[in-house]
């Protein structure tokens, strides 16, 4: 240093759902819960999805500002078993 894994072992983490609290909202923190994850650790760079402003009778498109890393892509760091 590479390559391999959730059906080996020791950990590690949390969807959906409730409680509580911030926010206009998507959604976030925190506790309970475990569907899943070999990076399901971090990081908004493309991309998509989702909120919300604005011009506009509305919705649709623009556009601005957000929110999703458990939605794909990429970046970065990293633990064990084999080899």
């Nucleotide at each position: 240093c590479c390559c391999u894994g959730a059906u080996c072992a020791a950990g590690c983490u949390a969807a959906a759902c409730c409680c509580g609290c911030c926010g206009c909202g998507a959604g976030g923190c925190g506790g309970g819960g475990a569907c899943g994850g070999a990076a399901a650790g971090c990081c908004a760079c493309g991309g998509g999805u989702c909120u919300u402003u604005u011009a506009g009778u509305u919705a649709g498109c623009g556009a601005g500002a957000g929110a999703u890393a458990g939605c794909c892509g990429g970046g970065u760091u990293g633990c064990c078993u084999g080899g």